[in-house]
Context: one part of a larger RNA
RNA sequence: GGCGCACGGUGGAUGCCUUGGCACUAAGAGCCGAUGAAGGACGGAACCAACACCGAUAUGCUUCGGGGAGCUGUAAGUAAGCGUUGAACCGAAGAUUUCCGAAUGGGGGAACCCAGCACAUCAUUAUGUGUUGCCGGUCAGUGAAUAGAUAGCUGACGCGGCGGUAGACCCGGGGAACUGAAACAUCUCAGUACCCGGAGGAAGAGAAAGAAAAAUCGAUUCCCUGAGUAGCGGCGAGCGAAACGGGAAGAGCCCAAACCAGCUUCGGCUGGGGUUGUAGGACACCGACACGCCAAGUAAUGUUGAGCCGAACGGCCUGGAAAGGCCGGCCGGAGGGGGUAACAGUCCCGUAGGCAAAGGACAUUAUUUGGCCCGGUGGAUCCUGAGUACGGCGGAACACGAGGAAUUCCGUCGGAAUCCGGGAGGCCCAUCUCCCAAGGCUAAAUACUCCUUAGUGACCGAUAGCGAACCAGUACCGUGAGGGAAAGGUGAAAAGCACCCCGGAAGGGGAGUGAAACAGAACCUGAAACCGUGUGCCU
Numbered sequence: 001g002g003c004g005c006a007c008g009g010u011g012g013a014u015g016c017c018u019u020g021g022c023a024c025u026a027a028g029a030g031c032c033g034a035u036g037a038a039g040g041a042c043g044g045a046a047c048c049a050a051c052a053c054c055g056a057u058a059u060g061c062u063u064c065g066g067g068g069a070g071c072u073g074u075a076a077g078u079a080a081g082c083g084u085u086g087a088a089c090c091g092a093a094g095a096u097u098u099c100c101g102a103a104u105g106g107g108g109g110a111a112c113c114c115a116g117c118a119c120a121u122c123a124u125u126a127u128g129u130g131u132u133g134c135c136g137g138u139c140a141g142u143g144a145a146u147a148g149a150u151a152g153c154u155g156a157c158g159c160g161g162c163g164g165u166a167g168a169c170c171c172g173g174g175g176a177a178c179u180g181a182a183a184c185a186u187c188u189c190a191g192u193a194c195c196c197g198g199a200g201g202a203a204g205a206g207a208a209a210g211a212a213a214a215a216u217c218g219a220u221u222c223c224c225u226g227a228g229u230a231g232c233g234g235c236g237a238g239c240g241a242a243a244c245g246g247g248a249a250g251a252g253c254c255c256a257a258a259c260c261a262g263c264u265u266c267g268g269c270u271g272g273g274g275u276u277g278u279a280g281g282a283c284a285c286c287g288a289c290a291c292g293c294c295a296a297g298u299a300a301u302g303u304u305g306a307g308c309c310g311a312a313c314g315g316c317c318u319g320g321a322a323a324g325g326c327c328g329g330c331c332g333g334a335g336g337g338g339g340u341a342a343c344a345g346u347c348c349c350g351u352a353g354g355c356a357a358a359g360g361a362c363a364u365u366a367u368u369u370g371g372c373c374c375g376g377u378g379g380a381u382c383c384u385g386a387g388u389a390c391g392g393c394g395g396a397a398c399a400c401g402a403g404g405a406a407u408u409c410c411g412u413c414g415g416a417a418u419c420c421g422g423g424a425g426g427c428c429c430a431u432c433u434c435c436c437a438a439g440g441c442u443a444a445a446u447a448c449u450c451c452u453u454a455g456u457g458a459c460c461g462a463u464a465g466c467g468a469a470c471c472a473g474u475a476c477c478g479u480g481a482g483g484g485a486a487a488g489g490u491g492a493a494a495a496g497c498a499c500c501c502c503g504g505a506a507g508g509g510g511a512g513u514g515a516a517a518c519a520g521a522a523c524c525u526g527a528a529a530c531c532g533u534g535u536g537c538c539u
Base pairs, nucleotide, nucleotide: 001538002537003536004535005534006533007532008531009530015524016489017488020460021459022457023456024455025454026453027452028451029449030448031164032163039100040099041098042055043054044053046078047077050074051073052059061094062093063092064091065090066089070082071081072080105114106113107112115132116131117130118129119128120127121126133162134161135160136159137157138156139155140154141153142152169200170198171197172196173195174194180187184234210217211216221248222247223246224245231239232238252441253440254439255385259272260271261270262269263268277419279384280383281382282381283378284377285376286375287374292372293371294370295369296368297367298366299365300364301363302362303361304360307355308354309353313328314327315326316325317324329346330345331335337349338348339347390414391413392412393411394410395409396408397407400426421436422435423434424433425432476483477482496523499510500509501508502507
């Protein structure tokens, strides 16, 4: 030195565990903000820092309800206190809530600097309180060129907006490229990603100028189907419907105008009236005066929002420990689950089943008040959404790339009809059929989940599962946008090794605790690589 054997060191795999995640289900909730949000900075305890909680009333203040013996958070220490005259703790409501932040008196390198005005204390200094943003709206005052007026200026307002968010869902305004086409330009990716604006708990759409073609159906939305069909397409790559049919849900309304009345600065405004296509309304005449709907209030019931009651077991054995084994019982509307020194229906918390509320919210029902809501005949006149519909040209959206291209939208230039009217039925024309544009609102069925409650898993189990089981968006890196970790386990219980010895200490040896200390905090198990000690054989 090699190969074995034995025993160690190192290391942290594996096994077991789970406080944390992941995915979903059901119900709820779906917003917060100038009454100052979200998010922070700085502070607050008798005692350093941190987290949590709170705000100069600072580890808390008040009230109501619950609770019932302990309490002064994590946190184990000491001190000093509080509590059956009901503390701590839990629910609800209120008070306080520094400074920054839309930040809003002005400024500013956020958490800082500097003011004006009014009032109070008041002789002053000073202190305290309140207020002073911009835009829009309403009202008032003032008021040019320019007489009236208007613009402008000023003020008042218990009028509105501003910012945040959930990396979700929705609508709108803009809008790529890589890529595919085996190259590439039309095309595709894709109206996607991304940017901007806006909103809601949903949004958008929506009560036919519809779909159809057999007769008909009768707002919208969503699902299944139709169907990878009809079509579109350098007819390439590829794109890709709709109606019918079956379901979910179901709901319909209001203006403008004609005409009347009041007012008018003569522009119009307000009230009545009226709202449709088998045309309707105004107008003239005739007849009627109900049912129902909506809003607010009150009451009851239910849900939510702290809690409360809640059955039934002992002995022996093993063991450190009984919940295990054996024996004998019991409860069960409860044998879901968790804990307790190993595996507990009957030990603890609970569970099934019941009970319960101050305050608020929601739902249903009843009731009160207020508001809204009705037809027929006639056919002379009037009304029925105009720079609109539509056309040319240029674009875009429609599954549809200009095509025979209807339909919808935008730009530009033209530009109707008025019920004997108008639009559509995929060029266009006719017949026929359907419908009534150029005003508006509208629940449900649908999409999503930052969040709350309850639950589930042929989901993970610490290199997994969220990046994060642990003081993690931390440490650290970067000028910055941004990137972004590692890190769980003593034991049933700290019983965390009094005391003695060696040592400067670290550490170790005894002693003691414990079932175990080769469980001693570098702490469960403790693999391999790697490093040793002893010993056998070989060299």
The prediction has a mean pLDDT of 83. Predicted 3D model of a 539-nucleotide part of an RNA (large-subunit ribosomal RNA, domain I) from Salinicoccus sediminis. Its Rfam family is "Bacterial large subunit ribosomal RNA". Rfam links the family to the GO terms ribosome and structural constituent of ribosome. It was read from a public genome assembly. NCBI's taxonomy places the organism under Bacteria, Bacillota, Bacilli, Caryophanales, Salinicoccus.